[in-house]
Transfer RNA from a Candidatus Pacearchaeota archaeon, 74 nucleotides, folded computationally. Rfam family: tRNA. Rfam links the family to the GO term triplet codon-amino acid adaptor activity. It is annotated as a transfer RNA. The coordinates come from a structure-prediction model, not an experiment, and the mean pLDDT is 82.
RNA sequence: GGGGCUGUCGGCUAGUCUGGUUAGGCUUCAGCCUUCGGGAGGCUGCGACCCCGGUUCAAAUCCGGGCAGCCCCA
Numbered sequence: 001g002g003g004g005c006u007g008u009c010g011g012c013u014a015g016u017c018u019g020g021u022u023a024g025g026c027u028u029c030a031g032c033c034u035u036c037g038g039g040a041g042g043c044u045g046c047g048a049c050c051c052c053g054g055u056u057c058a059a060a061u062c063c064g065g066g067c068a069g070c071c072c073c074a
Stems, first nucleotide, its partner, number of pairs: 001073007010027004020057001029045005050066005
C1' cells in the first nucleotide's frame, strides 16, 4: 500500500441478508415481595445501535467517507 471480517446497555448477545411493534434476551446494579435473617425465587426500574453525511414517509439495517480492533496479501 491492497483485501476481508467485526463494532449494539456496565458485561455477553439476537436482530442487519429481506428497512416498519416501545431495539429483544441473559447477566450485573437499584428497589420491592417472600424469609427470624440470608440464599434461592418472583416482580419492577435504570441502561445501548463506533462517528459524520446521503437515500427514504421511515435507517441498527441500504449507500458513501472516516475511526478502532482482528486476520490475510504485498